Background: A computed fold for a 257-nucleotide part of an RNA from a Minisyncoccia bacterium, annotated as large-subunit ribosomal RNA, domain VI. Model confidence (mean pLDDT): 86 of 100. The source organism's lineage runs through Bacteria, Bacillati, Minisyncoccota and Minisyncoccia.

Context: one part of a larger RNA
RNA sequence: CGUUGAUGCUUGAGGGGAAUUGACUCUAGUACGAGAGGACCGAGUUGAACGGACCGCUGGUCUACCUGCUGUCGUGCCAACGGCACCGCAGGGCAGCUAUGUCCGGAUCGGAUAAUCGCUGAAAGCAUAUAAGCGAGAAGCCGGCCCCAAGAUGAGGCAUCGUCAAGACCCGUGAGAGAUGAUCACGUUGAUAGGCGUUAGGUGUACGCGCCGCAAGGCGUUGAGCCGGGACGUACUAAUCCGUCGAUCUCGUCGGG
Numbered sequence: 001c002g003u004u005g006a007u008g009c010u011u012g013a014g015g016g017g018a019a020u021u022g023a024c025u026c027u028a029g030u031a032c033g034a035g036a037g038g039a040c041c042g043a044g045u046u047g048a049a050c051g052g053a054c055c056g057c058u059g060g061u062c063u064a065c066c067u068g069c070u071g072u073c074g075u076g077c078c079a080a081c082g083g084c085a086c087c088g089c090a091g092g093g094c095a096g097c098u099a100u101g102u103c104c105g106g107a108u109c110g111g112a113u114a115a116u117c118g119c120u121g122a123a124a125g126c127a128u129a130u131a132a133g134c135g136a137g138a139a140g141c142c143g144g145c146c147c148c149a150a151g152a153u154g155a156g157g158c159a160u161c162g163u164c165a166a167g168a169c170c171c172g173u174g175a176g177a178g179a180u181g182a183u184c185a186c187g188u189u190g191a192u193a194g195g196c197g198u199u200a201g202g203u204g205u206a207c208g209c210g211c212c213g214c215a216a217g218g219c220g221u222u223g224a225g226c227c228g229g230g231a232c233g234u235a236c237u238a239a240u241c242c243g244u245c246g247a248u249c250u251c252g253u254c255g256g257g
Base pairs, nucleotide, nucleotide: 001151005161006160007159008158009157010156014148015147016146017145020048021047022046023045024044025043026042032037050105051104052103053102054101058099059098060097061096065092066091067090068089069088070085071084072083073082074081075080094229109143110142111141116136117135118134119133167245168244169243171187172186173185174184175183192238193237194236195234196233197232198231199230201227202226203225208221209220210219211218212217
């Protein structure tokens, strides 16, 4: 830009992905074989590698967070804290992101075939799977499974709305989204984000004070204090107001031909 207004849901021309395979058990120590050995067919179990999704579990990370420790500087000093030192170092760690963790997948099945094996059957009184005709038959082919998909310019379909304009945009608050656009949620008829409250959870018993000890320190207050990108709640703050685009179709009226 087109698809001749819009919103939602779709069809699927066409395209892409996937396609792997082992071992074991039963059938059965059966058929077969003198024995040694040892099946077809069929039924089931469990893996490998690969792929997809996810984070309840096991772990990793977690420069939000909590704790301990060293040196030094600072807050006048003690105490308590803060800055810097690779996040200063070390021990943990929610959400998120993750694999080594978890779940799922390859298939069953249908169609047409290859090699191959047949039925009926003449030419050629026989024979012949072939000449007419009809079958069986592969991990392969076409479907089937998953994904994209009407720029499929052949631009599809259905439902609903549309001059009392439908709808979209802009703007704002944001995240299940994200480089920017986009997508998605919300905009007072509101829980969208922040704040606040409670809390899952993390760390691991704060400061101060009291008691004990000469002191280092211990005990009590105390599972405390701090944090809490998650959960629930709550309009306190900000989503205010004003705007922009938007039918060559249909209908009605008027006028003209």